[in-house]
Context: one part of a larger RNA
RNA sequence: GGCACAGGGUGGAUGCCUUGGCACUAGGAGCCGAAGAAGGACGUGGUAGCCUGCGAUAAGCCUCGGGGAGUUGGCAAACGAACCGUGAUCCGAGGAUGUCCGAAUGGGGAAACCCCGCACGAGUCAUGUCGUGUGACCCGCACCUGAAUAUAUAGGGUGUGUGGAGGGAACGCCGGGAAGUGAAACAUCUCAGUACCGGCAGGAAGAGAUAUUCCGUGAGUAGUGGCGAGCGAAAGCGGAUCAGGCCAAACCGUAUGCGUGUCAAGCCGGCAGGCGUUGCGUGUGCGGGGUUGUGGGACCUUUCAGCUGGUUCUGCCGAACCAGCAGGGAGUCAGAAAGCCUCGUGAUAGUCGAAGGGCAUUGAAAGGCCCGGCACAGAGGGUGGUACCCCCGUAGACGAAAUCACGUGGCCUCCCGAAGGGGAUCCCAAGUAGCACGGGGCCCGAGAAAUCCCGUGUGAAUCUGGCAAGACCACUUGCUAAGCCUAAAUACUACCUAGUGACCGAUAGCGGACAAGUACCGUGAGGGAAAGGUGAAAAGUACCCCGGGAGGGGAGUGAAAUAGUACCUGAAACCGUGUGCCU
Numbered sequence: 001g002g003c004a005c006a007g008g009g010u011g012g013a014u015g016c017c018u019u020g021g022c023a024c025u026a027g028g029a030g031c032c033g034a035a036g037a038a039g040g041a042c043g044u045g046g047u048a049g050c051c052u053g054c055g056a057u058a059a060g061c062c063u064c065g066g067g068g069a070g071u072u073g074g075c076a077a078a079c080g081a082a083c084c085g086u087g088a089u090c091c092g093a094g095g096a097u098g099u100c101c102g103a104a105u106g107g108g109g110a111a112a113c114c115c116c117g118c119a120c121g122a123g124u125c126a127u128g129u130c131g132u133g134u135g136a137c138c139c140g141c142a143c144c145u146g147a148a149u150a151u152a153u154a155g156g157g158u159g160u161g162u163g164g165a166g167g168g169a170a171c172g173c174c175g176g177g178a179a180g181u182g183a184a185a186c187a188u189c190u191c192a193g194u195a196c197c198g199g200c201a202g203g204a205a206g207a208g209a210u211a212u213u214c215c216g217u218g219a220g221u222a223g224u225g226g227c228g229a230g231c232g233a234a235a236g237c238g239g240a241u242c243a244g245g246c247c248a249a250a251c252c253g254u255a256u257g258c259g260u261g262u263c264a265a266g267c268c269g270g271c272a273g274g275c276g277u278u279g280c281g282u283g284u285g286c287g288g289g290g291u292u293g294u295g296g297g298a299c300c301u302u303u304c305a306g307c308u309g310g311u312u313c314u315g316c317c318g319a320a321c322c323a324g325c326a327g328g329g330a331g332u333c334a335g336a337a338a339g340c341c342u343c344g345u346g347a348u349a350g351u352c353g354a355a356g357g358g359c360a361u362u363g364a365a366a367g368g369c370c371c372g373g374c375a376c377a378g379a380g381g382g383u384g385g386u387a388c389c390c391c392c393g394u395a396g397a398c399g400a401a402a403u404c405a406c407g408u409g410g411c412c413u414c415c416c417g418a419a420g421g422g423g424a425u426c427c428c429a430a431g432u433a434g435c436a437c438g439g440g441g442c443c444c445g446a447g448a449a450a451u452c453c454c455g456u457g458u459g460a461a462u463c464u465g466g467c468a469a470g471a472c473c474a475c476u477u478g479c480u481a482a483g484c485c486u487a488a489a490u491a492c493u494a495c496c497u498a499g500u501g502a503c504c505g506a507u508a509g510c511g512g513a514c515a516a517g518u519a520c521c522g523u524g525a526g527g528g529a530a531a532g533g534u535g536a537a538a539a540g541u542a543c544c545c546c547g548g549g550a551g552g553g554g555a556g557u558g559a560a561a562u563a564g565u566a567c568c569u570g571a572a573a574c575c576g577u578g579u580g581c582c583u
Stems, first nucleotide, its partner, number of pairs: 001582006008575002015568001016533002020504002022501007029493002031167002039101003042055003046079002049075003061095006070083003106115003116135007137164002139161007171202001172200005182189001186226001213240005223231002244485003251288010266275002268318006293463001295428004299422006306325007327416005339411003343407006350398003356371004372389002374378001380392003434458007444470001465480005520527002540567001543554004
């Protein structure tokens, strides 16, 4: 030095475990914010730090409920000082306080800081000082004021508005909009209207009345396509869910601006009296009317319509209109819009909840043996090994002062003449439809290219009107554009509750089971770890010895200390030791 065996050190694999993750299901909830959000800074405890909570009333204050014996949050003990059956701590609901920054909003600013005006108050002989409140900008509405310029307008001012501003995981709509890639190269094409950027909104959004939407099928079909790669419908059928409404215009009334105007016109009709710019045309506001494709409406006219009161210059007769009651219908998700009460269901604390003992083994019994019981409960977890009957629970049954959600009923609120006839006088959404050119989007890549949407230009018609049925024309058929609103079925899950897993088990599973978006790195945007396990219980080794200490040897605890906080198991590489053999 090698080999073999034994026994150690080092190291932290493996096994077992799980407080943490991942994926999903069902239900709920789905916005927060100038009444100051999201997110932070700094404080706050008797005692240093971090986390949690809270805000100068600062691990908390008040009220109402629950609960019932200990309590003063966690790491995390200890000491000190307290509270509590006159009900603490704890849990739920409502309220109070809520420093400073942050949209940040009195002005400034290098966020968490500096400086100020005004009103009221405290203090001072007085000033300085302190406290509370208020003071950004924009928009809407109302009022006041008010130029060039007479009326006016712009502008200015005051008041008012739980108006705006900022944040938010995904989902949504709109505006912009790639490339790697595929085509086995590549340019049309594809990837893809994807990623990404910007704007805006809601609990859904968007779309929507011939409703619309979603799922399955139709169907990888019809099509499209350097007819390559690829892309890729619809009708129909079966389901989910279902809901329809309001205006513009014609016409009437009223208010007002402008124009015009008289022999008169006009003032609901008839008769009589009376009035005198009340008229006519046009613009605008408001009210009525009206809303459709078997075209509808206006207009004219006929018949039938409960009661009371009022109006139309006056009286009588008639007529019309308005209001109230009666009758009918509807309603807070559209069609108008706010609440209150009753009852019920649910949510936010909770409550009750069956049935077991013994023997031996063991450190310990829940395992073994013996004899029992409950079960609408033998899901699961814990307890010194494997517990239906020990504990928490589970099945089942109950429960709310307060707040919220949903529903029933009532109060309440809103709406309402009906039926026919006539003629063709009026209306039926204009820089619109269409067309030309240039684009986009549709299964459709310019094609024979309709339909839909933009840009530039041009530019109709009003029902004997228009549009469509895939160029275009005829016929036929279908539908009524150029205004608005509309729940549900659908998408998503930051958040809450309950649950599930041929999901992971510490190099896995979220980056993060631990002081984790921490430490650390970077000027910054940003990047971003490692690190779990004593034991049933700290019973965490009193005392003695060696040593400066670290560490160890005894002793003691414990079932075990080769379980000693460098702690379960403790592989290999690597390093000593002992013995044997070989050199």
Source information: Predicted 3D model of a 583-nucleotide part of an RNA (large-subunit ribosomal RNA, domain I) from Cellulomonas triticagri. Its mean pLDDT, the model's own confidence on a scale to 100, is 81. Taxonomically the source falls in Cellulomonas (Bacteria, Bacillati, Actinomycetes, Cellulomonadaceae).